[in-house]
């Protein structure tokens, strides 16, 4: 100086004017049980989109569902070991694989000696392995580029994959047939909480792939969602057809007692609950109001523990809330970006809350900053 | 707010259980046939299978994520 990594932050600045949504005080005015209440209108004060409000992919707060418990089967998911958390498929750190020259960076990463299954073409032989060409080698006679038969997997060939590699040595030629490194499987022993790692021994190699195929195994999950769910008003044919169950016994009736049906995937115990309750379809009304509703696993700021995620303590600070509709117009002055006539014009990424959180993913002009890391040049 | 379904040629759909070069039908372009046109015959080209990872020797198919269209449900008695 050029090419990268990986972390964090930003998201047009300031001022001025006009409004536009909520909100708190305060005056007037309305109401009124004189405690208050809050129609309207005015003043004053503070607030007013985001890193993704987005996709709804995971995970919870929290509301209902009368839904406790306890077993099994069923489904859905996760899926190296460890920690972190309210919980997660997230997040940190480690391990083991894999790429990069490095700084880094990816990896559904449990089980293929439970079972089932799969493997297409090509090839002699594809899962119980196999000889097509070639090595070596007997035998025959027609003596040849012949035939019959035997041993071999070094070396060709096919294909994704051919049942350990490499190298000596040994053989007729060959082979773990012997040996030495490497792998591989058992196994003790040392470090580690763990995954796993490392060191000896013993084994001459058997136990290829695919589980994002079915499956084994370990752990996890009850359903539904703010249009939950509470209230208050208003409105109507408080309706109709088709189904499900709707049992006995006493007792004039009401009732009472056993049964039984039903009740979060499914069955089965043990408890509870209701008993005219339930499921379609047609028709009907109504699409009005409060409440839920923003003080929360909250934001900064510092301190401590921790490698870190993350966690304690301590200050300080209140910060959008709807009707599906607000959260913006103009000026000035500066910041960047295109265009050109060169001092004018034009824009200013991606998008926009809706019951709230923690994650993931995507979408994004442009800029900063921090740590690192390679080359190349001078000192 | 919750549940589904599709995407594949210029259109309209196939492609059971991953396999050799993805098909059919209209359309499209030659050519024949006719005095000429359309029928009609013969022949072609024309797909990264939405997209962008991954899993396998191999992916339209299986898996994550993502992008676009479109179709259901939802109050009250």
């Nucleotide at each position: 100086u050029c090419a990268g990594a990986u972390g964090g932050c930003c998201g047009g600045a300031u001022g001025g004017u006009c409004g536009c949504c909520g909100u708190u005080g305060c005056c007037g005015u309305c109401c009124u049980u004189u405690g208050g209440g809050u129609u309207c209108g005015g003043c004053a004060g503070g607030g007013g989109a985001g890193g993704a409000a987005a996709g709804u992919c995971c995970g919870g707060g929290c509301u209902c569902c009368a839904c406790g418990g306890a077993a099994a089967c069923a489904u859905g998911g996760u899926g190296c070991c460890g920690g972190u958390u309210a919980a997660c498929g997230g997040c940190c750190g480690g391990c083991g694989g894999g790429g990069g020259c490095g700084a880094c960076c990816c990896c559904a990463g449990g089980g293929a000696a439970a079972g089932u299954g799969c493997a297409a073409c090509a090839g002699a032989g594809a899962g119980c392995a196999g000889a097509c060409c070639g090595c070596c080698u007997g035998g025959c006679c027609a003596a040849g580029u012949g035939c019959c038969g035997g041993g071999u997997a070094a070396g060709g060939g096919u294909g994704a994959a051919a049942g350990g590699g490499u190298g000596c040595g040994g053989u007729a030629a060959g082979a773990g047939c012997g040996c030495a490194c490497c792998g591989c499987g058992c196994u003790a022993c040392u470090g580690g909480u763990a995954a796993c790692a490392g060191u000896g021994g013993c084994g001459g190699c058997a136990c290829g792939g695919c589980a994002a195929a079915c499956c084994c195994c370990a752990c996890c999950g009850g359903g539904a969602g703010c249009a939950a769910g509470a209230c208050c008003a208003a409105g109507u044919a408080g309706g109709a057809a088709c189904g499900g169950c709707g049992g006995g016994u006493c007792u004039u009736u009401u009732g009472a007692c056993c049964a039984g049906a039903c009740g979060g995937g499914u069955u089965u115990c043990c408890g509870c609950g209701u008993c005219g309750c339930u499921g379609u379809u047609c028709g009907g009304g109504u699409c009005g109001g409060u409440c839920g509703c923003g003080c929360g696993a909250g934001g900064c700021g510092u301190u401590c523990g921790g490698u870190a995620a993350c966690g304690g303590g301590c200050g300080u600070c209140c910060c959008a809330g709807a009707u599906g509709a607000a959260u913006g117009g103009c000026c000035a002055u500066c910041a960047c970006c295109u265009g050109c006539u060169u001092g004018c014009a034009g824009g200013u990424a991606c998008a926009g809350a809706a019951c709230c959180c923690g994650g993931c993913u995507u979408a994004c002009a442009g800029g900063c900053c921090a740590u690192c890391u390679g080359a190349c040049g001078c000192a | 707010g919750g549940g589904g379904g599709u995407g594949u040629a210029g259109c309209u759909c196939a492609g059971a259980u991953g396999g050799u070069u993805a098909g059919a039908g209209c359309g499209c372009u030659g050519g024949c046939c006719u005095g000429u046109c359309a029928c009609g015959c013969c022949a072609g080209a024309g797909g990264c299978c939405g997209c962008g990872g991954g899993u396998u020797c191999a992916a339209g198919u299986c898996c994550c994520g993502u992008c676009a269209c479109u179709c259901c449900c939802g109050c009250c008695a």

This is a predicted complex of two RNAs, RNase P RNA and transfer RNA, with 456 nucleotides together. It holds a member of the Rfam family "Bacterial RNase P class A". About the family: Ribonuclease P (RNase P) is a ubiquitous endoribonuclease, found in archaea, bacteria and eukarya as well as chloroplasts and mitochondria. The prediction has a mean pLDDT of 77.